This is a predicted structure of a 101-nucleotide RNA (SAM riboswitch aptamer (S box leader)) from a Polyangiaceae bacterium. Its Rfam family is "SAM riboswitch aptamer (S box leader)". From the family's description: The SAM riboswitch is found upstream of a number of genes which code for proteins involved in methionine or cysteine biosynthesis in Gram-positive bacteria. It was read from a public genome assembly, where an Rfam model found it.

RNA sequence: AGCUCAUCACGACGGGUAGAGGGAUCAGGCCCUGCGAAACCCGGCCAACCUGCCAAGGCAAGGUGGCAACGCCCCGCGGCCAGCGCCGCAGCCGAUGAACC
Numbered sequence: 001a002g003c004u005c006a007u008c009a010c011g012a013c014g015g016g017u018a019g020a021g022g023g024a025u026c027a028g029g030c031c032c033u034g035c036g037a038a039a040c041c042c043g044g045c046c047a048a049c050c051u052g053c054c055a056a057g058g059c060a061a062g063g064u065g066g067c068a069a070c071g072c073c074c075c076g077c078g079g080c081c082a083g084c085g086c087c088g089c090a091g092c093c094g095a096u097g098a099a100c101c
Stems, first nucleotide, its partner, number of pairs: 002100001004098005013043005021032003028073002044067003048064003051060003071093001076089005
């Protein structure tokens, strides 16, 4: 990398370097950002999955992971609404974990 399964409305930031982008993707929105984006480093924190403890629960934080906004909204279908919009279901894609390979 591939493949299978599960989850994705909860949770969790400070500093240094750096100097303009970022929010996965097409388009469209909307938002964050020189009151400092991305990336890297140091420290801290969270607890999604694996793991451990005595089992659902709870605790721990060893392995990954994560620390703006519902995976930011949106893309299809159905219902509600005067309207703005709201609710539900699903698909595709993505992210994370574990097994297999």